[in-house]
Model confidence (mean pLDDT): 76 of 100. The RNA shown here (Bacterial RNase P class A) has 392 nucleotides and comes from a Candidatus Krumholzibacteriia bacterium. The sequence was found by an Rfam model in a public genome assembly.

RNA sequence: AGAAGUCGGAGAGACAGUCGCGGGUCCAUUCCCGUUAAAGGAAAGGUUUCGAGGAAAGUCCGAGCUCCAUAGGAUAGGGUGCUGGCUAACGGCCAGGGGGAGCAAUCCCACGGAAAGUGCCACAGAAAAUAAACCGCCGCAACGUUGUCUUCGGGCAUGAUGCGGUAAGGGUGAAACGGUGAGGUAAGAGCUCACCGCUCCUCUGGUGACAGAGGUGGCAGGGUAAACCCCACCUGGAGCAAGACCAAAUAGAGAAGGAUGAGGUUUUCCGCCUCGCUAAUACUUCCGGGUAGGUCGCUUGAGGGCGUCGGUAACGGCGUUCCCAGAUACAUGACUGUCGCCGUGUGCUUUGCACCCGGUAACAAAACUCGGCUUACGACCGGCUUCUCACG
Numbered sequence: 001a002g003a004a005g006u007c008g009g010a011g012a013g014a015c016a017g018u019c020g021c022g023g024g025u026c027c028a029u030u031c032c033c034g035u036u037a038a039a040g041g042a043a044a045g046g047u048u049u050c051g052a053g054g055a056a057a058g059u060c061c062g063a064g065c066u067c068c069a070u071a072g073g074a075u076a077g078g079g080u081g082c083u084g085g086c087u088a089a090c091g092g093c094c095a096g097g098g099g100g101a102g103c104a105a106u107c108c109c110a111c112g113g114a115a116a117g118u119g120c121c122a123c124a125g126a127a128a129a130u131a132a133a134c135c136g137c138c139g140c141a142a143c144g145u146u147g148u149c150u151u152c153g154g155g156c157a158u159g160a161u162g163c164g165g166u167a168a169g170g171g172u173g174a175a176a177c178g179g180u181g182a183g184g185u186a187a188g189a190g191c192u193c194a195c196c197g198c199u200c201c202u203c204u205g206g207u208g209a210c211a212g213a214g215g216u217g218g219c220a221g222g223g224u225a226a227a228c229c230c231c232a233c234c235u236g237g238a239g240c241a242a243g244a245c246c247a248a249a250u251a252g253a254g255a256a257g258g259a260u261g262a263g264g265u266u267u268u269c270c271g272c273c274u275c276g277c278u279a280a281u282a283c284u285u286c287c288g289g290g291u292a293g294g295u296c297g298c299u300u301g302a303g304g305g306c307g308u309c310g311g312u313a314a315c316g317g318c319g320u321u322c323c324c325a326g327a328u329a330c331a332u333g334a335c336u337g338u339c340g341c342c343g344u345g346u347g348c349u350u351u352g353c354a355c356c357c358g359g360u361a362a363c364a365a366a367a368c369u370c371g372g373c374u375u376a377c378g379a380c381c382g383g384c385u386u387c388u389c390a391c392g
Base pairs, nucleotide, nucleotide: 001388002387003386004385005384006383007382008381009380013339014338015337016336017335018334019333021051022050023049024048026046027045029043030042031041032040053363057374058373060372061371062370063369064368065239066238067237068236072270073269074268077235078234079233080232081231082096083095084094085093086092097111098109099108100107101106112230113229117228118227119224120223121222134170135169136166137165138164139163140162141161143159144158146157147156148155149154178196179195180194181193182192183191197219198217200215201214202213203212204211205210243296244295245294246293252287254286255285256284257283261275262274263273264272303322304321305320306319307318308317309316310315340360341359342358343357345355346354347353348352
C1' cells in the first nucleotide's frame, strides 16, 4: 500500500429565535356535582418541563399481566434435540466438542437413534442390501486358420465355441459388501502381512460432549428420520378487540333439550365444583328485537446511566444517580438566521482555499409492556485480527 475477516458507535446534523401541536407540574378564573370544609369533573388562560426507531417493521418464539372456580391427573396435539453455563423464560445468548468451507483471521450445521419396526433409493447399471457378472482376466477340452520353433514326439502365438474359477482392472451411477502398498496366486480376492479405518476391552485427561495411548480380532448389517417412527425433556386455554367499572336501552304470550340429568375451560376423559331431580324455574342451543357513550387498564419497569467486584464470556453482585411519549377527531410541524456536511459553477498560489447558487437525502413511524430472532437500509466513524507485496 492492497485484499479480506470481525466487533462497536451513530442514524446526513447542531445551536438560537418566532409561531403552532399532545401529556405532566404549579398558578389563578368560570361552570357542574357535592360539602361543615373538602375531594372530583369540564372549559379557556399563564409559567415550566417532557414528547417516536435501530429496526418502532414481521407477528416468528418466550414471558409479565388479565380472564376462565379447578394453574389436579391422564391422553391427544405441539415444541426442542451434541456438552456445560447464562436468563423470568425461550426455538435465544456465551463457551466448548464433533463435522464441513477457507492459505488464514473466521464462518456454517434441522448435531439423539438406522442392531425395535415400516417405507424409499428414479434413470443408468450385471447388481442398490444379507443385492452380483456387461466388458475383461485365468484354467481345461476339442476345433479352425495362419505364423514360428523343432530332437518331427510336439510346443508357443492367434480366432471363435463349451465348461469352470474370479471380483483386483474398466464401465454405469449420488452411492457398488473397507482404503493404500507389498507378497502370494493359473488369474484374483484380507488369501497373508504392514499402516490407516472398524468391533470389543483397559488406562490417562476432562464436570461433560469427547480426546489421547495401549491391547485384541481379518473384522464393517450401504444410505435416508427438514420420511413415518422410537427415545429423552418441555408444554392448560384464550388474549389489551384480554379484562374491570359507570351509563344507556328494550320485545320476547318465540322454539327445542333432558333425569344413571344439565352445566363448568377453547382436544377428550377422569376427578372436582354448581344447579336440579317429575319438571314451572335455573342451565344449554337456535330464532327475533333494542342499546353500545365514557373512565380505568395506559406506563416505575426482569428499567436506564456511571463506578466497582466476580467470571474466558454470556452475565451476575454491590454502591450511586435519573424518571426518559401515553395519543384515541390517533400529537412533535412551519419559518428565519449561523455553523457543519454534500453537489454544480467561477476564480486563484490547483495538497487546497475563497465566493455564488442549490440541497439536508436511505429503510421507515409508538398504540399494554419487556427479552430475543428475522427482514429492509443511502452516506459515514472507530477498534482488533488475517493474508500478499515493497521498503527499512

About this RNA
The source organism's lineage runs through Bacteria, Candidatus Krumholzibacteriota and Candidatus Krumholzibacteriia. Its Rfam family is "Bacterial RNase P class A". From the family's description: Ribonuclease P (RNase P) is a ubiquitous endoribonuclease, found in archaea, bacteria and eukarya as well as chloroplasts and mitochondria. It is annotated as a ribozyme.